[in-house]
Context: one part of a larger RNA
RNA sequence: GAUGAACGCUAGCGGCAGGCUUAAUACAUGCAAGUCGAGGGGCAGCACGGUUAGCAAUAACUGGUGGCGACCGGCAAACGGGUGCGGAACACGUACAGAACCUUCCUUUAAGUGGGGGAUAGCCCAGAGAAAUUUGGAUUAAUACCCCGUAACAUCAUUUGAUGGCAUCAUUAGAUGAUUAUAGAUUUAUCGCUUAGAGAUGGCUGUGCGGCUGAUUAGGUAGUUGGUGCGGGUAACGGCCCACCAAGCCUUCGAUCAGUAACUGGUGUGAGAGCACGACCAGUCACACGGGCACUGAGACACGGGCCCGACUCCUACGGGAGGCAGCAGUAAGGAAUAUUGGUCAAUGGAGGCAGCUCUGAACCAGCCAUGCCGCGUGAAGGAUGACGGUCCUCUGGAUUGUAAACUUCUUUUAUCUGGGACGAAACACUUUUAUUCUUAAGAGCUUGACGGUACCAGAGGAAUAAGCACCGGCUAACUCCGUGCCAGCAGCCGCGGUAAUACGGAGGGUGCAAGCGUUAUCC
Numbered sequence: 001g002a003u004g005a006a007c008g009c010u011a012g013c014g015g016c017a018g019g020c021u022u023a024a025u026a027c028a029u030g031c032a033a034g035u036c037g038a039g040g041g042g043c044a045g046c047a048c049g050g051u052u053a054g055c056a057a058u059a060a061c062u063g064g065u066g067g068c069g070a071c072c073g074g075c076a077a078a079c080g081g082g083u084g085c086g087g088a089a090c091a092c093g094u095a096c097a098g099a100a101c102c103u104u105c106c107u108u109u110a111a112g113u114g115g116g117g118g119a120u121a122g123c124c125c126a127g128a129g130a131a132a133u134u135u136g137g138a139u140u141a142a143u144a145c146c147c148c149g150u151a152a153c154a155u156c157a158u159u160u161g162a163u164g165g166c167a168u169c170a171u172u173a174g175a176u177g178a179u180u181a182u183a184g185a186u187u188u189a190u191c192g193c194u195u196a197g198a199g200a201u202g203g204c205u206g207u208g209c210g211g212c213u214g215a216u217u218a219g220g221u222a223g224u225u226g227g228u229g230c231g232g233g234u235a236a237c238g239g240c241c242c243a244c245c246a247a248g249c250c251u252u253c254g255a256u257c258a259g260u261a262a263c264u265g266g267u268g269u270g271a272g273a274g275c276a277c278g279a280c281c282a283g284u285c286a287c288a289c290g291g292g293c294a295c296u297g298a299g300a301c302a303c304g305g306g307c308c309c310g311a312c313u314c315c316u317a318c319g320g321g322a323g324g325c326a327g328c329a330g331u332a333a334g335g336a337a338u339a340u341u342g343g344u345c346a347a348u349g350g351a352g353g354c355a356g357c358u359c360u361g362a363a364c365c366a367g368c369c370a371u372g373c374c375g376c377g378u379g380a381a382g383g384a385u386g387a388c389g390g391u392c393c394u395c396u397g398g399a400u401u402g403u404a405a406a407c408u409u410c411u412u413u414u415a416u417c418u419g420g421g422a423c424g425a426a427a428c429a430c431u432u433u434u435a436u437u438c439u440u441a442a443g444a445g446c447u448u449g450a451c452g453g454u455a456c457c458a459g460a461g462g463a464a465u466a467a468g469c470a471c472c473g474g475c476u477a478a479c480u481c482c483g484u485g486c487c488a489g490c491a492g493c494c495g496c497g498g499u500a501a502u503a504c505g506g507a508g509g510g511u512g513c514a515a516g517c518g519u520u521a522u523c524c
């Protein structure tokens, strides 16, 4: 000098940041991932309309409309958020590479979007179970699923042909507007779907180098090292896996083993070299109660998905079931120690949707804490009889506290009260103008604020609302008196204290820092 600090005494305000370093211990409760009716069959509930009954209140019926519980289907859920267990290795950092790779959505180029079929959830009926859940029957739709055709594509000859024998192999419609026409059909635009190519992005893979400790760890290794196999597997290379063959491979330039550890940009300190660290913020990795496994998918071996084993907790009608905060709050425990079961989607961003919009504990805000940094204030000017009181002394007196106070004049930051009051908002949608390929582009209008009646501005009265902590022997700025008497005690080091202690305790005075000051811990 520094800190994610803690403790003691003290404490006025604001801005900006930070806030479980320990038990990756266990978790009550709520929320944290949904969305699309412009894919589908439908209609439980709500609202409107309609029909019937009724004098009326009202009741019953009705998918007709807005819309929509549950269901099928699509996309998302692999992002975002958390933690640092493991891991000493291509994990990270850096440089290069694809010999052998994949890539949803997005951009772009080319081509296509023909014909047919059988189911199934839901609804209905009948059951089982305490529950979780589940069985059977009947029936129905799709942008769900399947088949055919044709492309792409593959193989072979070869440059336009053949084959598709084995293996692989595509399809799909919906809504809106216009036109003719009114059952419906034609054309067009938008959003999609399929195939192929390119781009972008993200991943996957390989190689070199770099950054810990220990020899009181010296040998280690059998899928081990290499080869063969149109072997298996993968998006792809590869002992990644397998069959056979060979006996290799690593190592004192430290293999193997053991210990410790997420890595980096950076942070602290230092003149630098270096040393120490890796909270917050950003990039990468790993993990999601402990261990293992795959499914779906462009992408996972998946925190809020699935299966199995284990530990633990809970429900039970004892037959059987349910769960996973290292998401945000919060609880218990541990600890010297670390916050609210808050508000809003207004902005930024994400998912879905043509859109309106919905969801979003991401995010933005607010609450708590002197934890840190920065800023401001606790008044200013004058004022000597140098007042009273305190302390000290050479004690009728003097020195000091001290311009300090009183007193006079002034100011009002801040605090309090009153009034006004934002920026952050640009948009989307809607209306409208201009251009126009008639749908886009540009302009105008209108709408939208959690924070917040906050920041900020103006006014009112009144010095009013606001100073402590440590130290004073030397290092080290700052001295006297009293008490105590090797006692009580102090102490970072040297060392003080045994009767005049500037070192203990108190007082007066002084020094340093100041809403903080000291102590402890740790690093340079």
Base pairs, nucleotide, nucleotide: 001523002522003521005520006519007518008517009516012376013375014374015373016372017371018369019368020334025332026331027330029329030328031327034075035074036073039072040071042068043067046066047065048064049062050061051060052059053058082287083286084285092210093209094208095207096206097205098204101203102202106199107198108197109196110195111194112193113192114148115147116146117145124137125136126135127134128133153164154163155162156161178187180185212259213258214257219250220249221248224247225246226245227244228243229242231241232240262284263283264282265281266277267276268275269274289310290309291308292307293306312323313322314321315320340366342365343364344363348362349360350359351358352357379410380409381408382407389401390400391399392398393397416460417459418458419457420456424451430445431444432443433442434441435440468513469512470511471510472509473494474493475492479508480507481506482505483504489496490495